Predicted 3D model of a 73-nucleotide RNA (transfer RNA) from Pisolithus tinctorius.
Its Rfam family is "tRNA".
The sequence is in RNAcentral, with records from ENA and Rfam.
Taxonomically the source falls in Pisolithus (Eukaryota, Basidiomycota, Agaricomycotina, Pisolithaceae).
The prediction has a mean pLDDT of 80.
RNA sequence: GACCAUAUAGCUCAGUGGUUAGAGCACCUGGUUAACACCUAGGAGGUCACUGGUUCAAUCCCAGCUCUGGUCA
Numbered sequence: 001g002a003c004c005a006u007a008u009a010g011c012u013c014a015g016u017g018g019u020u021a022g023a024g025c026a027c028c029u030g031g032u033u034a035a036c037a038c039c040u041a042g043g044a045g046g047u048c049a050c051u052g053g054u055u056c057a058a059u060c061c062c063a064g065c066u067c068u069g070g071u072c073a
Stems, first nucleotide, its partner, number of pairs: 001072005007066001010025004018056001027043005050064004
């Protein structure tokens, strides 16, 4: 340099063109306990990397850009 993949919650990851974006773990609060853990009830936390485009509507499709990983040279 070329090509491919990837980017979504603190971490690991789902997700579908259709109107509040989800799970597990972690975190916070209550219950329980002598206390902690476990268990249980609830809660908070997201500019869906960024910029633009297509569309009535984009996390999703298209282009560019950046990061990371891989293959080739």
The same sequence occurs in records of 2 taxa.